[in-house]
RNA sequence: AGAGUUUGAUCCUGGCUCAGGACGAACGCUGGCGGCGUGCCUAACACAUGCAAGUCGAGCGGGGAGUGCCUUCGGGCAUUUUCAGCGGCGGACGGGUGAGUAACACGCGUGAGCAACCUUUCCUUCACAGGGGGAUAACGCAGCGAAAGCUGUGCUAAUACCGCAUGAGACCACAACACCACAUGGUGUAGGGGUCAAAGGAGCAAUCCAGUGAAGGGUGGGCUCGCGUCUGAUUAGCUAGUUGGCGGGGUAACGGCCCACCAAGGUAUCGAUCAGUAGCCGACCUGAGAGGGUGAUCGGCCACACUGGGACUGAGACACGGCCCAGACUCCUACGGGAGGCAGCAGUGGGGAAUAUUGGGCAAUGGGGGAAACCCUGACCCAGCAACGCCGCGUGAGGGAAGAAGGUUUUCGGAUCGUAAACCUCUGUCCUUAGUGAAGAGAAGAAGACGGUAGCUAAGGAGGAAGCCCCGGCUAACUACGUGCCAGCAGCCGCGGUAAUACGUAGGUGGCAAACGUUGUCCGGAAUUACUGGGCGUAAAGGGCGAGUAGGCGGCCUGUUAAGUCUGGAGUGAAAGUCCCGCUUUUAAGGUGGGAAUUGCUUCUGAAACUGGUAGACUUGAGUGCAAGAGAGGGAAGUGGAAUUCCUAGUGUAGCGGUGAAAUGCGUAGAUAUUAGGAGGAACACCAGUGGCGAAGGCGACUUCCUGGCUUGUAACUGACACUGAGGCGCGAAAGCGUGGGGAUCAAACAGGAUUAGAUACCCUGGUAGUCCACGCCGUAAACGAUGAGUGCUAGGUGUCGGGGGUAUCGACCCCCUCGGUGCCACAGCUAACGCAAUAAGCACUCCGCCUGGGGAGUACGGUCGCAAGACUGAAACUCAAAGGAAUUGACGGGAGCCCGCACAAGCGGUGGAGUAUGUGGUUUAAUUCGACGCAACGCGAAGAACCUUACCAAGGCUUGACAUUGACAUACUCGGCAAAGCUCUAGAGAUAGAGUGGAGGUUAUCCGGGAUACAGGUGGUGCAUGGUUGUCGUCAGCUCGUGUCGUGAGAUGUUGGGUUAAGUCCCGCAACGAGCGCAACCCUUAUUGUUAGUUACCAUCAUUCAGUUGGGGACUCUAGCGAGACUGCCAGUGAUAAACUGGAGGAAGGUGGGGAUGACGUCAAAUCAUCAUGCCCCUUAUGGCCUGGGCUACAAACGUGCUACAAUGGGUGAUACAAACCGUUGCAAAACCGCGAGGUGGAGCUAAACUCACAAAGUACGUCUCAGUUCAGAUUGGAGUCUGCAACUCGACUCCAUGAAGGCGGAAUCGCUAGUAAUCGCGGAUCAGCAUGCCGCGGUGAAUACGUUCUCGGGGUUUGUACACACCGCCCGUCA
Repeated sequence: AGAGUUUGAUCCUGGCUCAGGACGAACGCUGGCGGCGUGCCUAACACAUGCAAGUCGAGCGGGGAGUGCCUUCGGGCAUUUUCAGCGGCGGACGGGUGAGUAACACGCGUGAGCAACCUUUCCUUCACAGGGGGAUAACGCAGCGAAAGCUGUGCUAAUACCGCAUGAGACCACAACACCACAUGGUGUAGGGGUCAAAGGAGCAAUCCAGUGAAGGGUGGGCUCGCGUCUGAUUAGCUAGUUGGCGGGGUAACGGCCCACCAAGGUAUCGAUCAGUAGCCGACCUGAGAGGGUGAUCGGCCACACUGGGACUGAGACACGGCCCAGACUCCUACGGGAGGCAGCAGUGGGGAAUAUUGGGCAAUGGGGGAAACCCUGACCCAGCAACGCCGCGUGAGGGAAGAAGGUUUUCGGAUCGUAAACCUCUGUCCUUAGUGAAGAGAAGAAGACGGUAGCUAAGGAGGAAGCCCCGGCUAACUACGUGCCAGCAGCCGCGGUAAUACGUAGGUGGCAAACGUUGUCCGGAAUUACUGGGCGUAAAGGGCGAGUAGGCGGCCUGUUAAGUCUGGAGUGAAAGUCCCGCUUUUAAGGUGGGAAUUGCUUCUGAAACUGGUAGACUUGAGUGCAAGAGAGGGAAGUGGAAUUCCUAGUGUAGCGGUGAAAUGCGUAGAUAUUAGGAGGAACACCAGUGGCGAAGGCGACUUCCUGGCUUGUAACUGACACUGAGGCGCGAAAGCGUGGGGAUCAAACAGGAUUAGAUACCCUGGUAGUCCACGCCGUAAACGAUGAGUGCUAGGUGUCGGGGGUAUCGACCCCCUCGGUGCCACAGCUAACGCAAUAAGCACUCCGCCUGGGGAGUACGGUCGCAAGACUGAAACUCAAAGGAAUUGACGGGAGCCCGCACAAGCGGUGGAGUAUGUGGUUUAAUUCGACGCAACGCGAAGAACCUUACCAAGGCUUGACAUUGACAUACUCGGCAAAGCUCUAGAGAUAGAGUGGAGGUUAUCCGGGAUACAGGUGGUGCAUGGUUGUCGUCAGCUCGUGUCGUGAGAUGUUGGGUUAAGUCCCGCAACGAGCGCAACCCUUAUUGUUAGUUACCAUCAUUCAGUUGGGGACUCUAGCGAGACUGCCAGUGAUAAACUGGAGGAAGGUGGGGAUGACGUCAAAUCAUCAUGCCCCUUAUGGCCUGGGCUACAAACGUGCUACAAUGGGUGAUACAAACCGUUGCAAAACCGCGAGGUGGAGCUAAACUCACAAAGUACGUCUCAGUUCAGAUUGGAGUCUGCAACUCGACUCCAUGAAGGCGGAAUCGCUAGUAAUCGCGGAUCAGCAUGCCGCGGUGAAUACGUUCUCGGGGUUUGUACACACCGCCCGUCA
């Protein structure tokens, strides 16, 4: 000293929470010793028992007991001791508790005063004590009562009581003088008069102790005053002894303290009264301080003593362990009556989270009595109990690596607990035992509870002595297992839904340590009540506005004063405590000496700048006068025209009106429209303007009257008269209320018509209060500039309204200066930012109002106001960890603007209807294995399920296993065997089982079988634990970085802007300059061509042939290497002289020529654990492995994707032309022959520019069909076959013959395509034994259309709004459950 928490991130505001310290504490767990402290905070609840205040025989008489002497034995005397009584002193101290008590408490604190007082005992001084008297308790006798106790009568003493004398002196009244003083007054001296004293005891004595009066001192009290002393205004008025006076009474003393009379005061917003709470202080805790909180222990004061009241005695009380009365409670009782008071020390019950022994001693300190010895003392000194607090000590020290065992963990190598332990060498604090043994008692002796304690000495033995909390961040400290939004944790944020450093346990770490945590309370952090030290435009917060009261504050000069202020001195601020410096207990806590401090109060001197007071002066603040000026400023009366509506009359005819479209409504009884006239009410077009006026609300036709304010000029007058303003007073839009008018328009409510799922709304037709006037109320608004009023100061620029001046001019403009208002821009400055910026939100001063987290709530209750509606004032319980402001980046918008895309539009062809193929959902099933689900699942994984595949189901059979390692110079270990593979047979569906045959190889290696150990195996789970791969946005043009700059920051800039592009492509501009990943290019292919090379390809020329067949050729085609070519390069125009665009030339190709490959940062917890890999979990005679059969092919209806069609641009028959690309030796297969055909036989050729698949088809040219369910279409079915294969039943493909279904171009809706494209036609390949309408390729024929970007969908920039950020599939409100 700060930190966490609002957000995707940021800055701010703001609350909540934490880290610190403290405690009379309590609880949980643990617990060795000592020192010093502390210990009923709750029931001022009730108390058994014991003790806590007595003492004096040297005041007095008497009783008892004892001793000595004497004795007439009756007793007497002396003496010691004791008892009650009379008497004296003390029981008013000490000890306890905090119930009551809140301001005029004099309660406390502090400082004063008493000229208004008292004071036992003590000290000093002065003076004195003469002589008498009468009683009474004890006691005796008698009596009453249960007791407590009491009564009568008789005797007696005193330092008990009472007269008299004396009076130094005191007091009282009279009267004189002097001095003093602070108002009443005080003091002193002298005078005569009155009143007032006393006690003795001890001792041989000296003498001592007591007694009386007086003065002074001391001590202790009493009374009075200034200042300070909690909360509430939802307590605003209180007060009759009340305030004062005169006179009395009373008191130690002043005083309404009490009484009679008189007056009507006193007190209060500077908070009376009332209500709540509370003993106050020194101090204690905290804090840098200022403050805040507390008032235990120790100390001072006060109050109280079962509750309430009262006095007595006394120096002192209205008395804790005294008295009387009343009350409640408890106890005793013979029922008549009595007794009691732990808030003394122990202790008990009760209450409570909670607080100790019915201890020892008067040895010390202190107190009472006494001459003293001494007695008393639960004050006190000690001990006991309690980790309740503070402080100190210990639980061992040194060495010791095989880094032991064991625990934990592990990537299995190790790491860690850890020099820790063991072990070796030591020490003895505490502990145990034994011995010795204090100080505390100062001065001659005696006297020690603590205590045989502290201390010292000796011996013993590492022996008896460590726990608690925490380990996600804040906050120091991490792993494993268990658990699986469960159990639980949590101070705040928050953890836990199968890999939890946050739960529980363990290991380890961290912290503190005889403790450690938790809970509670207080301060701090919190500048979060802000005096020090905050704010109010938008975060909470400026009163709606004015004039003005109290109050606060106030220009300039001079003199004076000294209240504030400052200076120095004095007194006080108790001690203890705190701090500093010493001393001391070995140290520390603690104790002790000194100092500082005690920030304060009182008082005395001095200063006089400033503030205040006072006296005088001034003019600049303010006001007045004079001269001008502008204005929707206010009030009243009158006047005017336009328009709406209504009425009358005319013209006129079928509609009008209204809306997005309509309807209700009006109209043939004549509307709307139009003309004329009239009525009535309300509002004043244009002018009109970020123009004017007003304090605000507000004010708009014109005229008149009345009236407020403002501005300018001048400087004649006043001379600080100023500013602000709690309370109170006034004004105060609209709506609303009351009474009475008025009522044209408009129009809540209401009615009807529409809209709608509904529509108590928006729209339409009507329409009442109201809107208008007068008077009265209401008193609120986003009454806003969300910005209180006043004054001064602080760069500019530019408008506008109303004045004034200067210069110039003949004059008016122009120009310049200035005052007042009203706007915009902008510097400094301020601000969290936005923004404000001379009209401040800047810099300062003065005064007022208001704020202190969100919700509850501007609600409830109370009060005031109001006719009511309601207004003003204005909480709490409870609940949340936020609520909020400004700005940033995204996302979103049925916001705006720009651009693009087969996105729409323009076209062509489809799908959706039929049949069928295929996939999916669903259903079914023993199983119909699994996955994929909007685009981006559904002819998808699957480039091919009859068995296999296969993961599914049924039945059967196996258990170290179908497969791997446990080998490399020794059989991994162990046991057994002479066999095993192969072949044959039997059983079986087969796996397999059994039998036979067989006989390799080993016997120092490699064999087989059995057993055992680890393990194998899993298409079991988790794609939300993962890698890898893939889809999608999207081949969209974007995504970022470095440095710089701007911003407090998130971020911005760059990447925006003007153009341009397919493109963040390029150019220009620019606080940016560069760069990267993307774009483009580089790559492949295709289109042209050159060159090289010509075999298996080619053939123009020359021969030759049925045939490029052969010779030959290297021209052409073609093949495949290397090149060329295209770059906006050239021209013109447009553009900005750019980039580029448009057109053109040339060219095979022209503006990326066409196509492909290539997919940025990222998004979707997208898909995949069943391609593969893989963490964790799960199965282990089974969730593994094998086999047979079945299933994946089921089928009511549903969806997607295809194929074939519905026909004449067609079908069918025959004839005939032209490809490309690919495959082929387990293969492609020719010719020839057989079969209607599928195909069969056959086997030339080909490892391929050579041979083969292989006839390309649409097309072309003839002829046929003639619009039909057909010579269309081909499903379905029957029959007969072919091929593949171990095997075509479930369940293959194909052929032939026969059969000949639906279907006549397809609803809503929807898909593809912009050129060699769509459409159409065939060919090939992968997979593959066989199986293709699917998929991937190839070529043939070959269109139509695009005006354009309003709309739909998707995307990219810019901008705007946002309370969204899981980001609109968001957020969120109300009702109901």